[in-house]
RNA sequence: CGCUCAUCCAGAGGGGCAGAGGGAACGGCCCGUUGAAGCCCCGGCAACCCUCCAGCUGGUCUCGUUCUCGCAGCGAGGCUCCCAGCUCGGGAAGGUGCCAAUUCCGGCUCGUGGCGAAAUGCGUCCCGAGGAAGAUGAGGA
Repeated sequence: CGCUCAUCCAGAGGGGCAGAGGGAACGGCCCGUUGAAGCCCCGGCAACCCUCCAGCUGGUCUCGUUCUCGCAGCGAGGCUCCCAGCUCGGGAAGGUGCCAAUUCCGGCUCGUGGCGAAAUGCGUCCCGAGGAAGAUGAGGA
C1' cells in the first nucleotide's frame, strides 16, 4: 500500500510511573478514581515464521515384469542419503503477536431456521451460512 494467502467461539497479568479516558470507526453494550490511555520492569499464553524430533505419503533407490522400448507402465521391497507434502503430532532458543467480554455484539446478503396463533407480507432474534470492515502473521510490489 484500494496487493495475495492463512487465521480470528481456545489461551495467558502482576508491579512501578502517570492521572481520564478506553474497547478501530458508527450504533449499542461494557470497562475505568477499588486507577483508563501511554511508558518502563518482570511474568505468562500461543505456535504464524523459524527450528529440531517422530510417524505417514510421494519423489527417490533396488529387484522383477510388460510393451508402442522411452529412465515409459505395472508389481514387490528398502528407508542409508537428499527433497516435498501431511499430522485436533511433539519442542519453544530466536523473529513477530497477544494476555476483559467470540474480532464484546450489530450494520449488508441469503435461508425449506425460531418467534410474533396460520398463509402472504412485515417485524424480530442467546438461530445458521456467507459477505463487508478490522486485527495478526507470512509473502509481494

This is a predicted structure of a 141-nucleotide RNA (SAM riboswitch aptamer (S box leader)). The RNAcentral record of the sequence draws on Rfam.